Predicted 3D model of an 87-nucleotide RNA (transfer RNA) from Firmicutes bacterium UBA3576. It was read from a public genome assembly.
RNA sequence: GGAGGGAUCGCACAACCUGGUAGUGCACCGGUCUCGAAAACCGGCGCCCUUCGGGGCUUGUGGGUUCGAAUCCCACUCCCUCCGCCA
Numbered sequence: 001g002g003a004g005g006g007a008u009c010g011c012a013c014a015a016c017c018u019g020g021u022a023g024u025g026c027a028c029c030g031g032u033c034u035c036g037a038a039a040a041c042c043g044g045c046g047c048c049c050u051u052c053g054g055g056g057c058u059u060g061u062g063g064g065u066u067c068g069a070a071u072c073c074c075a076c077u078c079c080c081u082c083c084g085c086c087a
Stems, first nucleotide, its partner, number of pairs: 001083007010026004020067001028044005046057004060076005
């Protein structure tokens, strides 16, 4: 330099093809159980605010299209694989 894949909650991944409620497992927090712990089970679990009814923001960054974008388009950043070149 050429081709391809990828970036989503603390971690690993779905959802993308076909635009329409952001979800699962683990971890973590609280509880039940136990002499105590582990395991198991129940509830919670992105961030901020809240009159606890709810509201705002959030998928690498910035734009665009659209009633509506994780999803489509453009630019950029970073990571991985293969090929080529130099040494």
The prediction has a mean pLDDT of 80. The organism belongs to Bacillota, within Bacteria. Rfam family: tRNA. Its family is annotated with triplet codon-amino acid adaptor activity in the Gene Ontology. Rfam classes the family as a transfer RNA. Rfam describes the family as follows. Transfer RNA (tRNA) molecules are approximately 80 nucleotides in length.